[in-house]
The prediction has a mean pLDDT of 84. Small-subunit ribosomal RNA, 5' domain from bacterium endosymbiont of Listronotus bonariensis, 544 nucleotides, folded computationally. Rfam family: Bacterial small subunit ribosomal RNA. Gene Ontology terms of the family: ribosome and structural constituent of ribosome.

Context: one part of a larger RNA
RNA sequence: GAACGCUAGCGGCAAGCUUAACACAUGCAAGUCGAGCGGCAACGAGAAAAUUUUAUAAAUUUUUGUCGGCGAGCGGCAAACGGGUGAGUAAUAUCUGGGAAUCUGCCUUAUGGAGGGGGACAACUAUUGGAAACGAUAGCUAAUACCGCAUAAUAUCAUAUUUAUUAUGAUUAAAGUGGGGGAUUUAAAUAAUAUUUAAACCUCAUGCCUUAAGAUGAGCCCAGACAAGAUUAGCUAGUAGGUAAGGUAAAGGCUUACCUAGGCUACGAUCUUUAGCUGGUCUGAGAGGACGAACAGCCACACUGGAACUGAGAUACGGUCCAGACUCCUAUGGGAGGCAGCAGUGGGGAAUAUUGCACAAUGGGGGAAACCCUGAUGCAGCUAUGUCGCGUGUGUGAAGAAGACCUUUGGGUUGUAAAACACUUUCAGUAAGAGAAGAAAUUAAUAUUACUAAUAAUAAAAUUAACUGACAUUAUCUACAAAAGAAGUACCGGCUAACUCCGUGCCAGCAGCCGCGGUAAUACGGGGGGUACUAGCGUUAAUC
Numbered sequence: 001g002a003a004c005g006c007u008a009g010c011g012g013c014a015a016g017c018u019u020a021a022c023a024c025a026u027g028c029a030a031g032u033c034g035a036g037c038g039g040c041a042a043c044g045a046g047a048a049a050a051u052u053u054u055a056u057a058a059a060u061u062u063u064u065g066u067c068g069g070c071g072a073g074c075g076g077c078a079a080a081c082g083g084g085u086g087a088g089u090a091a092u093a094u095c096u097g098g099g100a101a102u103c104u105g106c107c108u109u110a111u112g113g114a115g116g117g118g119g120a121c122a123a124c125u126a127u128u129g130g131a132a133a134c135g136a137u138a139g140c141u142a143a144u145a146c147c148g149c150a151u152a153a154u155a156u157c158a159u160a161u162u163u164a165u166u167a168u169g170a171u172u173a174a175a176g177u178g179g180g181g182g183a184u185u186u187a188a189a190u191a192a193u194a195u196u197u198a199a200a201c202c203u204c205a206u207g208c209c210u211u212a213a214g215a216u217g218a219g220c221c222c223a224g225a226c227a228a229g230a231u232u233a234g235c236u237a238g239u240a241g242g243u244a245a246g247g248u249a250a251a252g253g254c255u256u257a258c259c260u261a262g263g264c265u266a267c268g269a270u271c272u273u274u275a276g277c278u279g280g281u282c283u284g285a286g287a288g289g290a291c292g293a294a295c296a297g298c299c300a301c302a303c304u305g306g307a308a309c310u311g312a313g314a315u316a317c318g319g320u321c322c323a324g325a326c327u328c329c330u331a332u333g334g335g336a337g338g339c340a341g342c343a344g345u346g347g348g349g350a351a352u353a354u355u356g357c358a359c360a361a362u363g364g365g366g367g368a369a370a371c372c373c374u375g376a377u378g379c380a381g382c383u384a385u386g387u388c389g390c391g392u393g394u395g396u397g398a399a400g401a402a403g404a405c406c407u408u409u410g411g412g413u414u415g416u417a418a419a420a421c422a423c424u425u426u427c428a429g430u431a432a433g434a435g436a437a438g439a440a441a442u443u444a445a446u447a448u449u450a451c452u453a454a455u456a457a458u459a460a461a462a463u464u465a466a467c468u469g470a471c472a473u474u475a476u477c478u479a480c481a482a483a484a485g486a487a488g489u490a491c492c493g494g495c496u497a498a499c500u501c502c503g504u505g506c507c508a509g510c511a512g513c514c515g516c517g518g519u520a521a522u523a524c525g526g527g528g529g530g531u532a533c534u535a536g537c538g539u540u541a542a543u544c
Base pairs, nucleotide, nucleotide: 002540003539004538005537006536009390010389011388012387013386014385015383016382017348022346023345024344026343027342028341031077032076033075036074037073039070040069043068044067045066046064047063048062049061050060051059052058053057084301085300086299094225095224096223097222098221099220102218103217107214108213109212110211112209113208115149117147118146124139125138126137127136128135129134155171156170157169158168159167160166161164176206177205178204179203180202181201184200185199186198187197188196189195190194227273228272229271234264235263236262239261240260241259242258243257244256245255246254276298277297278296279295280291281290282289283288303324304323305322306321307320326337327336328335329334354380356379357378358377362376363374364373365372366371393423394422395421396420403414404413405412406411427485429480430479431478433477434476438471442466443465444464445463446462448460449459450458488533489532490531491530492529493514494513495512499528500527501526502525503524509516510515
């Protein structure tokens, strides 16, 4: 955070499984990078060859990674965020305030460096097992994948003293890729002294390694605060402390060996029950009391229990392994799964929504970028669930019409209410009507500046142009028509605002409490009239 009954015109903003942390069909929710790599399955372009025909051409087929790009694969980063839920947890949580013995990918500022080698494994090929899931054997290959060697400090370790930005010794690293360039050199291709390509070389961008700091994030310790029960009074052996060692990023019984026998407790230990905590929310004059939906911070969990791996970070919701329950497939040998992500289904329940649109904006991941992904998010749909606003006409109108009800039969009430006349058109409606803001960026061109040997490339800000909106038939505005389409619910004995008639006759019924009803019921049921609130009203539940 409501539900139920009756009723219901519109819009803005919010909210929407409180129950079974019950089980889940289906789809989507975490990818991206070819400017790291070998490649080329699909698509498109080019080139070559062959065949056919209507032959300076066209079509078809084949080959070729040459180009755009790219399935699968190796590799990098992300997947630890974002999203959900509140089961557990009464303290390894949370809140507030302190502390020292720590780590921190990407980011920022600096420091110095990036030399020279090697061997594999996927993909692929061949053979082969299996129903499938998934494999096995042999062979080939690349890298920003992997491994040595070299270099080595204000890094790490040891020793020494003069305790220092000390000295000596030892140990520890790396990866390239892309853009641009003119002279020279080298290599390859072609008939060529020429041309093209590649490399060396110069330069820019980005990436790599070491170290120092920062920022951010995280781990750890201490104190106080933070439910109920004494019909829970004793609890505790790694228990409390020390020494040594191990372990961790790090202090520590964190772990182990040995030694001591301690430690906690009526200021409530231990046990039991209940519970995520906080900022806050509701209420109240306050003090307090109750609560912890939505939004924000922290924690915990991810079918149940346990474990580690990878990594800067996890003991990992959409990763792995083991065990269990359940469901599904099976060729019976064996396998697959985890909605407390978004929708949705069954079930439970008084009760809670669409198997929607879009990445246009904001934010996140990857990428040099274009861009891709994003059920985060932005929007739309449903629900009077709440809250706020608007409307259902306005003015005139007494013959106080008719009808209805009451009546002392004179009349009274409904009631200016209606009719009638005059006017207005919000909202809803109609119209191939008009129409913002949310759009910043991005790309291209131009001149400028920085960098540079360079007018190239790259970057920056400027101008111009092009292009980008799910919502959206948007908001808003204009025109048209007609009072035209729009009022209910509960109550009327007292508390408590609002009264009469008929029916009924302790019956039927009402009721929150007092109580009403047995023949004149303002209390039951109906009519008329009235009172209150109003697109709501009443009831029930809950809290102050």
Source information:
The full RNA is in RNAcentral, with records from ENA and SILVA.